Source information
This is a predicted structure of a 103-nucleotide RNA (TPP riboswitch aptamer (THI element)) from Roseovarius gaetbuli. NCBI's taxonomy places the organism under Bacteria, Pseudomonadota, Alphaproteobacteria, Rhodobacterales, Roseovarius. The coordinates come from a structure-prediction model, not an experiment, and the mean pLDDT is 77. The RNAcentral record of the sequence draws on ENA and Rfam.

[in-house]
RNA sequence: GCAAAUCCGUUGGGGUGCCUGCUUGUCAGGCUGAGAGGCGACGUGCCAACCCAUCGAACCUGAUCCGGUUUAUACCGGCGUAGGGAACGGAAAUGCCUUGGCC
Numbered sequence: 001g002c003a004a005a006u007c008c009g010u011u012g013g014g015g016u017g018c019c020u021g022c023u024u025g026u027c028a029g030g031c032u033g034a035g036a037g038g039c040g041a042c043g044u045g046c047c048a049a050c051c052c053a054u055c056g057a058a059c060c061u062g063a064u065c066c067g068g069u070u071u072a073u074a075c076c077g078g079c080g081u082a083g084g085g086a087a088c089g090g091a092a093a094u095g096c097c098u099u100g101g102c103c
Base pairs, nucleotide, nucleotide: 001096002095003094006091007090008089009088010087011053012052013051014050017031018030019029020028021027022025037047038046039045059084060083061082065078066077067076068075
């Protein structure tokens, strides 16, 4: 000097589902998940937590998709080398290259 695991800051992006009950309430109980929260004027709003940010399956579309499985969501596989998707700054283990001094 270059690269860089990782970390930090700021900024930004994103989702909030399924089942059961009857008293049908924005109720109660349960499930999965990182996250299913709170407020509210019940709006596509605000706040919080969580996840993700181009090396991008966080999340959206296709999709009321296909196969397995489940009460259903979830889960596994496919679709998927698909189409989209939100970034800058700083520190830096370590590696490589170059140079100087000393022995």